[in-house]
RNA sequence: GCCUGUCUUCAGGGCGGGGUGGAACUCCCCACCGGCGGUAAGUGCGCGUGCGAACGCGGACGAGCCCGCGAGCGCCGCGACAGCCGCGGGUCAGCAGAUUCGGUGCGAUGCCGAAGCCGACGGUCACAGUCCGGAUGAAAGAAGGCAGCC
Numbered sequence: 001g002c003c004u005g006u007c008u009u010c011a012g013g014g015c016g017g018g019g020u021g022g023a024a025c026u027c028c029c030c031a032c033c034g035g036c037g038g039u040a041a042g043u044g045c046g047c048g049u050g051c052g053a054a055c056g057c058g059g060a061c062g063a064g065c066c067c068g069c070g071a072g073c074g075c076c077g078c079g080a081c082a083g084c085c086g087c088g089g090g091u092c093a094g095c096a097g098a099u100u101c102g103g104u105g106c107g108a109u110g111c112c113g114a115a116g117c118c119g120a121c122g123g124u125c126a127c128a129g130u131c132c133g134g135a136u137g138a139a140a141g142a143a144g145g146c147a148g149c150c
Stems, first nucleotide, its partner, number of pairs: 001149001003148008016030004031130002033119002035069004042061002045058005064117002072095002075089005099115005121133003
């Protein structure tokens, strides 16, 4: 230095106010929140060049709705059959959400401005992104240790 193996640690936020009602953090009005990798014209920092404007290099941060991923549901397999439940799979196929307008510019769904939109499953005295539960779980991945390799 890089790839391979292995181990360890870490790895999700949010209902505050009012209304209706017997009952709602679930409905209605006003609020609040945004996992992981990629993309990058933004931001600020360091170094260098330059009289300067500026330019070059480096690393940091930078999209919920652009591309992809995870979790969850469904599906499939196994537990003799069905139901339930448990375990497993993630190739395939299903759910797997959601953006426009204006500006700048050679170039923007990423910058600036504005207005919008979206959010697994089960539960509940009443319909849930925000409450409770599976979950002290799993995991995209991040950081590091060790071994091997060059």
This is a predicted structure of a 150-nucleotide RNA (FMN riboswitch aptamer (RFN element)) from Azonexus fungiphilus. Model confidence (mean pLDDT): 77 of 100.